[in-house]
Formats: sequence, structure tokens, C1' cells
RNA sequence: GCCUUAUCAAGAGUGGUUGAGGGACCGGCCCUAUGAAACCACGGCAACCUGCCUCUGGCAAGGUGCCAAAUCCGGCGGUAGAGUAUCGCAAGAUGAGGA
Repeated sequence: GCCUUAUCAAGAGUGGUUGAGGGACCGGCCCUAUGAAACCACGGCAACCUGCCUCUGGCAAGGUGCCAAAUCCGGCGGUAGAGUAUCGCAAGAUGAGGA
């Protein structure tokens, strides 16, 4: 990288190094020298796996993950309808399992 499956409107950041990008892709719209991304340190959120218990549940936090904005919004299609609302899919992310 591929397949299956669950979840994705909640939640959670400071400091240091460094110095211009970042929000997957495309369009939009945002964030950013009042410091992007990355790395390091410490911290936090959550509870998928995991462990334990008095087991439709609870507790812990070892393995992942995450800490601007709904996965930031849309992209394909349905419905209403009028430039919007809503639903579903696709795509993506993460976990768990598998070939």
C1' cells in the first nucleotide's frame, strides 16, 4: 500500500529550537512574523485496543490516536426547494482485525 469493520457536530497546549508556510487532494473560506510546518520537553483530552471489578455497566490509563474552525465547508447523488436546507454515498482520518 490492499481488504473488512466501528467511529468522526463533544473534548484537550504551554515552553524551547527554528523561521514560512499550514488546514489530505481540488475549489472556497480560514489560520499564520502577536511566529506556519517540523523537532524536542513537559502537559492535557478521549477511551478504539488493553487490564481490573461488584460486568446491559463501572474504574484505570499500558499500546495507539488526538489537542483552530463539524473531517472547517463543498466536490457525487436523492429530496424539498431556490443558490439554501437536509439525507445518503464517495474521499479522508483514526482504531481493531485480516490476506